[in-house]
């Protein structure tokens, strides 16, 4: 220098051919226990990497930039 993949909650990841965001773990509260742990219930936590475009509507399609990884030279 070229090609490809990935970027979503604190962490690990779903969400597929566009209708507006979820799970597990973690954290907080309560229940349970003599007390912990486990378990149960509820809650907290997101401008879906940044900026544009298309569309009535974008995490999803598209352009570009940034970051991470892999391959080729």
């Nucleotide at each position: 220098g070229g090609u490809g993949a990935c970027u979503u909650a604190g962490c690990u990841c779903a969400g597929u051919u566009g209708g507006a965001a979820g799970a597990g773990c973690a954290c907080u509260a309560c229940g349970c226990u003599g007390a912990u742990a486990u378990c149960g219930u509820a809650g907290c936590g997101g401008u879906c990497g940044g900026c544009g475009g298309u569309u009535c509507g974008a995490a999803c399609c598209u352009g570009u930039c940034a970051g991470u990884c892999a391959c080729c030279a």
Overview:
Transfer RNA from Chitinophaga niabensis, 73 nucleotides, folded computationally. The organism belongs to Chitinophaga, within Bacteria. The RNAcentral record of the sequence draws on ENA and Rfam. Its Rfam family is "tRNA". It is annotated as a transfer RNA.